RNA sequence: UGGCACGUAGCUCAAUAGGUAGAGCGCUUGACUGUUAAUCAAGUGGUUGCAAGUUCGAUUCUUGCCGUGCCAG
Numbered sequence: 001u002g003g004c005a006c007g008u009a010g011c012u013c014a015a016u017a018g019g020u021a022g023a024g025c026g027c028u029u030g031a032c033u034g035u036u037a038a039u040c041a042a043g044u045g046g047u048u049g050c051a052a053g054u055u056c057g058a059u060u061c062u063u064g065c066c067g068u069g070c071c072a073g
Stems, first nucleotide, its partner, number of pairs: 001072007010025004019056001026044006049065005
């Protein structure tokens, strides 16, 4: 420098032939218990890496940039 893949909640990951963004873990409160843990109930979570384009509508399609990994030179 070129090619490919990836970037979503504090963490690990879902969700796409475009239609309200979810789960587990975590965290908070309560119940239970002699206490903790476990268990149960309720609650708490996001400018979907950034900026544009297309569209009535974009996590999803297109372009540029940034970051990470792999391959080639």